[in-house]
Molecule: small-subunit ribosomal RNA
Organism: uncultured prokaryote
């Protein structure tokens, strides 16, 4: 200290998640030892047993039962008696059971924290002060006699006291009317010289004890100030309430209570209701403010089965005390009792989940006692738990043959690894044996000294000497022997964050996941292995706090467009506030004081081996009180000022605003004229109007509505909003010069007022528009977009509603910060006085911009800069601005305003891309201009569909379809049938045989299989060695079987379209941009210019071939001018070397040259001159990339899958099928044609398994024949349309030729399925093809033949090749494709995108309503009232005390009363829960309809 995730990528905003610390923890796994700590967070649920408070005999009567002693009796070891001792059960009586333990239900409170306050009380402790005398009467135990099952009780009698009660005495005590008056106690214990004695003691002295009454200490009770959790979808609450006044009460102020009397008290500074919770010191976390929390430990509260009350007492409303009610539980002889682990173990229950019915009072502390002592589950110790924290170990050196196994491999080796093993070494813990501190100081016993006393007795205080007190404990710790010996992880992870990689298995399965995501056959993301990584007696996981998270922001956050300014004023509390001196001193700072407990953090020290513990001291406790000071700054307080703010006085512009009135243009309607057949309305109609006279046209009436120009990023007004013209009425800005008042400001929660448009309510008006509604179109529909009527409203008046993208998406009020230019009212100077210019001042409005600021777009003195005041709002997206309640409305609704639940994102700005029924420019046989075709027929061919055993497989808009296939009769072939082989038809390796290798016969469809015939090579270093051939045994072979979405390499497409990129550099926060855009040009990112860009790469263009013109060399199988020869003819032959041709080189074209345009480029236009002219014409060549395009059946290859078969051979069939539908062709429909006869010109290939010539035969397909040619020599080889003639004359024909029938020819092993041709015969469709569509710009389309590849045969197809040979291009609006720039954009898988609503289906046992049902809290009326206190009291009872001896005073009990728990009825509120049905919501896999939005989204939202 920050990471991951929204995009194609960027910054931004914003949520979801992850690293960290931590716990009283929980769960799987795994588990050595010690110290130290900690352990029902749930049921304040119910408990069985045991223990947790008793003590004192020195306060008493006494003696049940133990023990000495001591007597009697006798049976010589037993029995009886005896308070005499030590002691003591029961019991009076004192002190303590109000402390210590436990727990957290209640309680939002003076509960608790903190500081203080006065009206108090205070056992034991402790100072001093004063007493302590004298007397009565009961009552327990006890006997005795009754009741009951038991608890336990009843009556009569006896008795003691530190127990009760007078009586005296008494203050500094208490009350007073100020005179006076009330008012106490108690002994016990030790010890004792003298006196005395009823022998008990008196007395004296010392010790406890007691009474009063004053201090102190401690505890305790009261009462204030601040502080102390959430909900306003809880806004009003309160009658003993507020207060007074009297009187009661109380230890003690007080409405704590009662009566009167007053009407008060609290609250937006959140009362009242609901929820929720013990608070605190502290404890986790966090840099720190702060968040949470509030176990253990230490303060204060509360409680003690639930609920009420009192009693004793110093203290209690009392855990182990009482009483009453009420639920449980238990005895019970049914009449009655009895109980209360939120004490310690423990037991059930709950629950994810927390221990031992242990040991001791040895410490410490506590009661109680003089004291020994007793009691103490407080406590001190042990037991269980890795619950936490800290500390130790599980060994240490060496050891390469890098062992074996395992794991991977590229087959070589790597890794596990010095790790083991082996050898030397040590022994901490833990186990065995021995030894052995400290917690222990007191009490008692006994001396010594000092106090106190008559006293050398007692006693007390300081000292020494003896005695001797440990639960824990087989202690901590020391020693010894043995001996690696017993002691590491089935712990977690290894896509990235984040440290760690790989191979098999799985196959959107099974399964992981904390988010993002992983798994559809090559998973580093699943499961399991071996190696690595992290951590270690633990490691992970869940759960839960801080934290990171500046995503609640005081420190520290925004609010134009991301979530965010109220639609706007005027104004209430509030909040803040100008200038100048003063004064006080609450706010503020400073100091001093007191307090902030101990413990904890923190800091220096000690102490357990160390550390975790534990221990001294000290800082700190940021607070709060008191109190001395200080006066700057805010606040008070008078004063005083004028820069803020107002008002007075004079001007200016305005659609400010309400009200009454006038006016003209236009439409509509109406009367009546003129007029005549139509209007009218649309994309195009049609409804509709109209011969009953429409529309048009002119002049006239009627009524309502909104005001053309003028007009403007012009005014005006708070905001909505305001536009003819005149008038009265009024509200506001602005300006001028001045005197005036003197801070009178700004904002502004509630609450008020005003607020388009629509919509409501009453009553009017209604021309035009025009929801709703009705035709008429369009459309698949068309409840719409258009079109032809039309009603609410729209308008006035009045009253409502209260909302808008109510918007500058920008709150309001001040104040500062460069500028340039416009416009609008005003105001001042100047001139040459004007419809004038220039400078200047302050107000309103715009458009650029500086500097700043912003995530960016942008804003920029009218801020989104810089700073200030106040007030609103925000805190992912959805579910939702909705639900339920509340408020306002007449209703329609409005405001206020949520959860559950769901998704990991939603959102801004911007960038590159594609995309647009967005623009712009510019291009193509893109479209037009034109030629010709396809589509209609027959037919050949392919595809599809279908049939089939099988019709083998791919190729499917363009960019599959006369494609692979340059050629299916077997063969091919890969496909079905069927018969066969299984190391195999083909490769390499081993053994063993054998030359290879051939004749022929049979069976068989045949592959095969059986006979059998001839022969024994080749090379040699003589070891041998090559090749084949049969047989065997296994590693292999083999596959046209899958995956083209595992690939490689080809190849197709945009597209031969001008692009695509990169280096510096500069801008941008970045994505990216610039460069490449712009102005020009060009087939061209082609050049030129220009300019934050300057250069380069890949593409274009050139370079290469081919072809047009020349030249040069060279002629042989081409050529033949000129010269000979020579034919019936012919370069034939002899020469030639000029033609032409060949084939090798070279010229030639460069916008070079003139003229014009153009920017003085770049180009363009037009011309010369040339064989050719602006790329001459045509090839070949194909940038970054896209299309998961095409091919695993060309080939290659990864991984899957077969191995007597998906491999391999044979034969037959199939690939050639046939209702039909699509695609390419080829013949045709004829006269620019057909037919017949004549005749002319060719180029580019091919030929020896060939090409075939001349002659012969054949009507012919073709046969026969055999020269020549390995080709410029010889063949194929007659081009054909053309042209000359002749005929057919418009017809299904002398067109057309399909089909069929017969005969033939060829190829071939073989022409049934299923070849091409010939001849005769036959003569089907078609008379130019709808809707749509292809192809082409010049030697091009059209036409006409030729050739050659496959090939044995077998082209209407495919390459080429030359003959003849045209039409038209105004033009870029439109169609279709491409380019650049620009625009929008919710798309980026990229428009074949994207993404809305309803319906159907499940699913959220998520949610609102709901006759109601059911239970909790609870308000108000009332009824009833137990136990108890307090009052009252006529009834009964009664020991002290007084008496006049009658009786009183007091006292108790019954009975009344107030007050009150439990219960009870009756209506209310409120909360959760449930309910037939029902609303929406959200989630789901490729449902159903349409196509709402995004682009002008095709009607802009």
């Nucleotide at each position: 200290a920050g990471a991951g995730u929204u995009u194609g990528a960027u910054c931004c905003u914003g949520g979801c998640u992850c690293a960290g610390a931590u716990u009283g923890a929980a769960c799987g796994c795994u588990g050595g030892c010690g110290g130290c700590a900690u352990g029902c967070u749930u049921a304040a649920c119910a408990c069985a047993u045991g223990c947790a408070a008793g003590u004192c005999g020195a306060a008493c009567g006494g003696c049940a039962g133990c023990a000495c002693g001591g007597g009697a009796g006798c049976u010589u070891g037993c029995u009886c008696c005896u308070g005499g001792u030590g002691g003591c059960g029961a019991g009076u009586g004192g002190c303590g059971g109000a402390c210590g333990g436990g727990u957290g239900a209640g309680u939002a409170a003076c509960g608790c924290g903190u500081a203080g306050g006065a009206a108090u009380c205070u056992g034991c402790c402790u100072a001093g002060u004063a007493g302590u005398g004298g007397g009565g009467g009961a009552c327990a135990a006890c006997u005795u006699a009754g009741g009951g099952a038991a608890a336990c009780u009843u009556a009569a009698g006896c008795u003691a006291a530190u127990a009760c009660c007078g009586c005296a005495u008494a203050a500094g005590c208490c009350c007073u009317a100020c005179g006076g008056g009330g008012g106490a106690a108690a002994g016990c214990g030790g010890g004792g010289g003298a006196u005395c004695u009823u022998c008990g003691g008196a007395c004296c002295u010392c010790g406890c004890g007691c009474c009063a009454a004053u201090g102190g200490a401690u505890g305790a009770g009261c009462c204030u100030g601040c502080g102390u959790c959430g909900g306003a979808u809880u806004a009003g609450c309160u009658u003993g309430u507020u207060g007074g006044u009297a009187a009661g009460g109380u230890a003690a102020a007080g409405g704590c209570u009662u009566a009167c009397c007053a009407a008060g008290g609290c609250g937006a500074c959140g009362a009242u209701c609901c929820g929720u919770a013990g608070c605190u010191g502290g404890u986790c976390u966090g840099a720190g403010a702060g968040g949470a929390c509030g176990a253990u430990c230490a303060g204060c509260c509360a409680c003690a089965c639930u609920g009420g009350g009192a009693c004793u007492g110093a203290g209690a409303c009392a855990c182990g005390g009482c009483c009453c009610a009420g639920a449980c539980u238990c005895c019970u002889a049914c009449g009655g009792g009895a109980g209360g682990c939120a004490g310690c173990a423990g037991u059930g229950g709950g629950g994810a989940a927390u221990a031992u019915u242990g040991c001791a009072c040895a410490a410490u502390g506590g009661g109680c006692g003089a004291a020994a002592g007793c009691c103490u589950g407080a406590u001190g110790c042990a037991g269980c738990a890795a619950u936490g924290c800290c500390g130790c170990g599980u060994g240490u050196g060496u050891g390469a043959a890098g062992a074996a196994g395992g794991c991977c491999u590229g087959a070589g080796g790597g890794u596990u690894g010095u790790a083991a093993a082996g050898c030397a070494c040590u022994u901490u813990c833990a186990g065995u044996a021995g030894g052995g501190a400290g917690g222990a100081a007191a009490a008692g016993u006994u001396g010594a000294u000092g106090g106190u006393u008559a006293a050398u007795a007692a006693c007390c205080a300081u000292u020494g000497a003896c005695c001797g007190u440990g639960a824990c404990g087989u202690u901590a710790c020391c020693u010894a022997a043995a001996g690696a010996a017993g002691a590491a992880g089935c712990c977690a992870a290894a896509g990235g964050a984040u440290a760690a990689a790989u191979a098999a298995g799985u196959g959107c399965c099974a399964g992981c996941a904390g988010a993002c995501g992983c798994g559809g056959u090559a998973a580093u993301a699943c499961g399991g292995a071996g190696g690595g990584u992290g951590c270690a007696a633990g490691a992970g996981u869940u759960a839960a706090u801080c934290c990171g998270a500046a995503c609640u922001a005081a420190u520290g956050g925004g609010c134009g467009u991301a979530a965010a300014g109220c639609g706007c004023g005027a104004g209430u509390a509030g909040g803040c506030g100008g200038u100048u001196a003063a004064u006080g001193a609450a706010g503020u700072c400073a100091g001093a004081u007191g307090u902030g407990a101990a413990a904890g953090c923190c800091c220096c020290g000690g102490g357990c081996g160390c550390a975790a513990c534990c221990u001294g001291g000290g800082a700190a406790c940021u607070g709060c009180a008191u109190u001395u000071g200080a006066a700057a700054c805010g606040g008070g307080u008078g004063a005083a000022c004028u820069a803020g703010a107002g008002g007075g006085u004079g001007g200016u512009a305005g659609a400010g605003g309400a009200g009454a009135g006038u006016g003209g243009a236009a439409g509509u309607u109406c009367a009546g004229g003129u007029g005549u057949c139509g209007c009218g309305g649309u994309g195009a109609a049609a409804u509709g109007c109209g011969u009953a006279g429409a529309u048009a046209u002119a002049g006239g009436a009627a009524g309502g509505a909104a005001c053309a120009u003028c007009a403007g990023u012009g005014g005006c007004g708070a905001a909505g909003g305001c536009g003819a013209c005149u008038c009265a009425c009024u509200g506001g800005a602005c300006u001028g010069a001045u005197a005036c008042u003197g801070a009178c400001g700004c904002u502004g929660a509630g609450g008020u007022g005003c607020g388009a448009a629509a919509g409501c309510g009453u009553g009017g008006g209604g021309a035009g528009c025009a929801a709703a509604c009705a035709g008429g179109a369009u459309u698949a529909g068309a409840u719409a977009c258009c079109c032809u009527g039309g009603u609410a409203g729209u308008c006035c008046a009045c009253g409502c509603c209260c909302u808008a993208a109510a918007c500058g998406a920008u709150g309001u009020c001040a104040a500062c910060u460069a500028g340039c230019c416009g416009u609008u009212g005003g105001g001042g100077g100047g001139c040459u006085u004007g419809a004038c210019c220039c400078c200047u001042u302050a107000g309103g409005u715009a458009u650029c911009g500086u500097a700043g600021c912003u995530a960016a777009c942008g804003c920029g003195a009218u801020a989104a800069g810089u700073u200030c005041u106040c007030c609103g709002c925000c805190u992912g997206g959805g579910g939702a601005g909705u639900a339920c309640g509340g408020c306002c409305g007449c209703a329609a609704g409005g405001u206020u305003a949520a959860a559950a639940c769901u998704c990991a994102a939603a959102u801004g700005a911007a960038u590159u891309g594609a995309c647009g029924g967005g623009g712009g420019c510019c291009c193509g046989c893109a479209c037009a201009a034109g030629c010709u075709u396809u589509g209609g027929a027959g037919c050949a061919u392919g595809u599809g569909u279908u049939u089939u055993a099988a019709u083998u497989c791919g190729a499917u808009g363009c960019a599959a379809c006369g494609c692979g296939a340059a050629g299916a009769a077997c063969c091919u072939u890969a496909c079905c049938u069927g018969c066969c082989c299984u190391u195999g038809a083909c490769a390499u390796c081993c053994u063993c045989a054998g030359a290879g290798c051939u004749u022929g016969u049979c069976a068989g469809a045949g592959a095969u299989g059986a006979c059998u015939c001839g022969g024994u090579g080749c090379c040699u270093u003589c070891g041998g060695g090559a090749a084949c051939u049969g047989a065997g045994a296994g590693a292999c072979a083999g596959g046209u079987g899958c995956u083209g979405c595992a690939u490689g390499g080809c190849u197709g497409u945009c597209g031969u379209c001008a692009g695509c990129u990169c280096g510096u550099g500069u801008c941008g926060u970045g994505a990216g941009a610039u460069g490449u855009u712009g102005g020009g040009u060009u087939a061209a990112g082609u050049c030129c210019c220009g300019c934050a860009a300057c250069g380069a790469g890949c593409g274009c263009a050139a370079c290469c071939c081919u072809u047009a013109u020349c030249c040069u060399u060279a002629g042989u199988u081409a050529c033949c001018a000129g010269c000979g020869a020579g034919u019936u003819a012919a370069g034939u032959c002899g020469g030639g070397g000029a033609c032409u041709c060949u084939a090798a080189g070279g010229a030639g074209a460069c916008u070079g040259c003139c003229g014009g345009u153009g920017a003085c480029a770049a180009a363009c236009c037009g011309g010369a001159g040339g064989a050719a002219g602006g790329u001459g014409g045509g090839g070949a060549c194909g940038a970054c990339g896209u299309c998961a395009a095409g091919u695993c059946a060309u080939c290659a290859u990864g991984g899957c899958c077969c191995u007597u078969a998906u491999g391999g051979g044979c034969a037959g069939g199939g690939c050639u099928a046939c209702a039909c539908a699509c695609g390419u062709g080829c013949u045709a429909c004829a006269a620019u044609g057909g037919u017949c006869g004549g005749u002319a010109c060719a180029g580019a290939g091919g030929g020896u398994u060939g090409c075939c010539a001349a002659g012969c035969c054949g009507c012919g397909a073709g046969u026969u024949g055999g020269a020549g040619c390995u080709a410029a020599u010889c063949c194929c080889a007659g081009a054909a349309a053309g042209c000359c003639g002749a005929u057919c004359u418009u017809a299904g024909u002398c067109c057309g030729g399909a089909u069929u029938g017969c005969u033939g020819u060829c190829u071939g092993c073989a022409a049934c399925u299923c070849g091409a041709c010939u001849g005769c015969a036959u003569g089907a469709a078609g008379u130019c093809g709808g809707a749509a569509u292809c192809g082409c710009u010049a030697g091009u389309a059209a036409u006409c033949g030729c050739g050659a590849a496959u090939c044995a045969g077998a082209a209407c197809g495919u390459c080429g090749c030359c003959g003849u040979g045209a039409a038209u291009a105004c033009g870029u609006u439109c169609c279709c494709g491409g380019g650049c720039c620009u625009u929008g954009u919710a798309c980026a898988c990229a428009c074949c995108g994207c993404c809305c609503g309803u319906c159907a289906c499940a699913c959220c046992a998520a949610u609102g309503g709901g006759a109601g049902u059911u239970g909790g809290c609870u308000g108000c009326a009332c009824c009833a009232g137990a136990c108890g206190u307090c009052a009252g009291u006529a009834g009964c009872g009664u020991a002290a005390c007084c008496u006049u001896c009658g009786g009183g005073a007091g006292c108790g009990c019954g009975c009344u009363g107030c007050c009150c728990a439990c219960g009870g009825u009756g209506u209310g509120g409120u909360c959760a829960a449930u309910g037939a049905c029902u609303g929406g919501g959200g989630u789901g896999a490729a449902g159903u309809c349409g196509u709402a939005a995004c682009a002008a989204g095709g009607u802009a939202a």